[in-house]
Context: one part of a larger RNA
C1' cells in the first nucleotide's frame, strides 16, 4: 500500500461500480430461441360469400451466435511473429450468364387400430421454393502434355486451344422488388503448420513399436502415421527427455523510485467444458436448453414400459467465515427471422437488496466569561472539560411537505404534403416555494516503536500483548472513570499479496 474479503462495534444520504473465492454438488417451480402466410396443403372460427383471424403440418432461414463455467489442459492451449505453391467458408458487396421441359411420392388430413403413459401401427386422398430424372451451360477432373511461354519457394504456381467424363436452377408478390442457379473476385470468419516466449521437483535419468523414416494406398475442405500394409532401424534426452505435482492462458491488476516480486475479480481477447464417458447425424460452420449407446442418480408408472440434466436468469437444498430478487421492460444498444408491420430476445437496458469498494455531501455558522452548573482533580488556594454549554443573531445544503417536470428519440415504417407516433427506469433526476437547527457520530488508541496522563480498583492474581514486555500494594502497560491523541459514516482485527 492492495483486497471479489469475512467478523466486531456503530451506521445519515447521494453517484459509480462490484457482489458463491467453498460443493464443475443436488436441482422443486417459472422463463432463458424462434420466426416466415409475399414458398405450400389443410382445419375450425368469424361473416361482408371471398376474405380475414387463429391453429396443425411440410419447407426455408436460424438455433455453432449471444449467455455461464474454468473441471481438465505444462499443450502450437495462449501470447508474440510468420507461412499455407496443402486449405474451408452460409448470409453480406462487387462482375459476368443463366433459370428449358417433365415425374413420382408424402406429412398434416380422414377412417380403423395398439398403449396407462410416452408414443406409435395400417389404409386412403393431396401441394409446394421438399424430392427424381432429362436438356443446356460455364466449372471440375482426366488427356494431348516429361511440351511452349511467365514466375518462383524445394515439391512446384499460372496460362490460351481442342477432346473425353461427370453436374445446375424455383418461384412468390400490392409488378417497385424480393428470391433461385453456376462462376470469378472482395471483405468478414475458421482450420492447418512454424520460429521465439512464460510453472515446481533430479529424494523423476532414461524415455519410445506406429515408436522415427521410406514405399504404396486409404482418407480429409487441407499437409501429415492421420490411418493401413511392407521396408529400414531408427526418434528424444543434463541447453533436463520421461515421470510425479500444480496451473486456464493473455490484454491486463497490486505492488515498488526501478528493476523485480505477486495476481489473472470485474471488462476485452483466446482456449476448454456442459450429469460421468463415448458415438455419428444434420449443416457452410457442431452441438449447454439437438439425437443414439453405456454408466451413476431423481421421477412417473396399469410393471409391460418411460421421462429428465441451471457450469443461462431469477430461485431451493447442502457447504461455507461468505456472497443479492423467484423484479421491470423490449423504450434505448445488438441480435434472430421476416419484403416490412412486427413476433421473439432473463443479450440487453433498468429497478430491488448489500457501507463489498471508491468518490462527493451532510450531521450547522457567528457572537457569547457571572470562565455557570455538573463532573474529575487538587498542595483545598486552586486547576481541567471550556467559548465547549446556557443565551443572542443567522444560514436552510440534507430532511419533511406542496407545485413544476426531464434529455435518453429519430430513425425505421407510411406517403410526399403538411403533420402524427413510439420511455421500463419515473412522476425518478433536476427547478421553484414553504416549515423549522430542526432528520443525523461513532470507533480505535493514550510504556517505547507511535501522536496522545492523571486518579481509582487489583495485588505475578483478573488480565494485556505486533515485538520488547506489563502485572508479587503508590501499575502512564490490567479494569472503570476523567482528560487526551487518531481516523471519521466509518472505525479497529484477522487473512492475503507486494
Nucleotide at each position: 500500500g492492495a483486497u471479489u474479503a469475512a467478523c466486531g462495534c456503530u451506521g445519515g444520504c447521494g453517484g459509480c461500480a462490484u457482489g458463491c473465492c467453498u460443493a464443475a454438488u443436488a436441482c422443486a417451480u417459472g422463463c432463458a430461441a424462434g420466426u416466415c402466410g409475399a414458398a405450400u396443403g389443410g382445419a375450425u372460427a368469424g361473416c361482408u360469400u371471398g376474405c380475414u383471424a387463429u391453429c396443425c403440418a411440410u419447407g426455408g432461414c436460424g438455433a455453432a451466435c449471444g449467455g455461464g463455467u474454468g473441471a481438465g489442459u505444462a499443450a502450437c492451449a495462449c501470447g508474440u511473429a510468420g507461412g499455407u505453391a496443402a486449405c474451408c467458408u452460409g448470409c453480406c458487396u462487387u462482375u459476368a450468364a443463366g433459370a428449358c421441359g417433365a415425374g413420382g411420392a408424402u406429412a398434416a388430413c380422414c377412417u380403423u387400430u395398439g398403449g396407462a403413459a410416452a408414443c406409435g401401427a395400417a389404409g386412403g386422398a393431396u401441394a409446394a421454393u421438399a424430392c427424381u430424372g432429362g436438356a443446356u451451360a460455364g466449372g471440375a477432373c482426366g488427356u494431348u502434355a516429361a511440351a511452349g511461354a511467365u514466375c518462383g519457394c524445394a515439391u512446384g504456381a499460372u496460362u490460351a486451344a481442342a477432346c473425353g467424363u461427370u453436374u445446375a436452377a424455383a418461384g412468390a408478390u400490392a409488378u417497385a422488388u424480393c428470391g433461385c442457379u453456376u462462376a470469378a473476385a472482395g471483405a468478414g470468419g475458421g482450420g492447418c503448420c512454424u520460429g521465439c516466449g512464460g510453472c515446481g521437483c533430479a529424494u523423476u535419468a532414461g524415455c519410445u513399436a506406429g515408436u522415427u523414416g521410406g514405399u504404396a494406398g486409404g482418407g480429409u475442405a487441407a499437409g501429415a502415421g492421420c490411418c493401413u500394409a511392407c521396408c529400414a532401424a531408427g526418434g528424444c534426452g543434463a541447453u533436463g527427455a520421461u515421470g510425479c505435482g500444480u496451473a486456464g492462458c493473455c490484454g491486463g491488476a497490486c505492488u515498488g523510485a526501478g528493476a523485480g516480486g505477486u495476481u489473472g475479480a470485474a471488462c476485452g481477447g483466446c482456449c476448454a467444458c456442459a450429469a460421468u464417458g463415448g458415438g455419428a447425424c444434420u449443416g457452410a460452420g457442431a452441438a449447454c436448453g439437438g439425437c443414439c449407446c453405456a454408466u451413476a442418480c431423481u421421477c412417473c408408472u396399469a410393471c409391460g414400459g418411460g421421462a429428465g440434466g441451471c457450469a443461462g436468469c431469477a430461485g431451493u437444498a447442502g457447504g461455507g467465515a461468505a456472497u443479492u430478487u423467484u423484479c421491470g421492460g423490449c423504450a434505448a444498444u445488438g441480435g434472430g427471422c421476416g419484403a416490412a408491420a412486427g413476433c421473439c430476445u432473463g443479450a440487453c437496458c433498468g429497478a430491488g437488496c448489500a457501507a463489498u469498494g471508491c468518490c462527493g455531501c451532510g450531521u450547522g455558522a457567528a457572537c457569547g466569561a457571572a470562565g455557570a452548573a455538573g463532573u474529575a482533580u487538587u498542595u483545598c488556594g486552586g486547576u481541567a472539560u471550556g467559548u465547549a454549554a446556557a443565551g443572542u443573531u443567522c444560514u436552510u445544503u440534507u430532511a419533511u411537505u406542496g407545485g413544476g417536470g426531464a434529455a435518453g428519440a429519430a430513425a425505421a415504417a407510411g406517403u410526399u404534403a403538411g403533420a402524427a407516433u413510439u420511455g421500463a427506469c419515473g412522476g425518478u433526476a433536476c427547478c421553484c416555494a414553504a416549515u423549522g437547527a430542526a432528520u443525523a457520530a461513532g470507533c480505535u488508541c493514550c510504556g517505547g516503536c507511535u501522536a496522545a496522563c492523571u486518579a481509582c480498583g487489583u495485588g505475578c492474581c483478573a488480565g494485556c500483548a505486533g515485538c520488547c514486555g506489563c502485572g508479587g500494594u503508590a501499575a502512564u502497560a490490567c479494569g472503570u472513570a476523567g482528560g487526551g491523541a487518531g481516523c471519521g459514516a466509518g472505525c479497529g482485527u484477522u487473512a492475503u499479496c507486494c

Predicted 3D model of a 498-nucleotide part of an RNA (small-subunit ribosomal RNA, 5' domain) from an uncultured bacterium.
Rfam family: Bacterial small subunit ribosomal RNA.
The full RNA is in RNAcentral, with records from ENA and SILVA.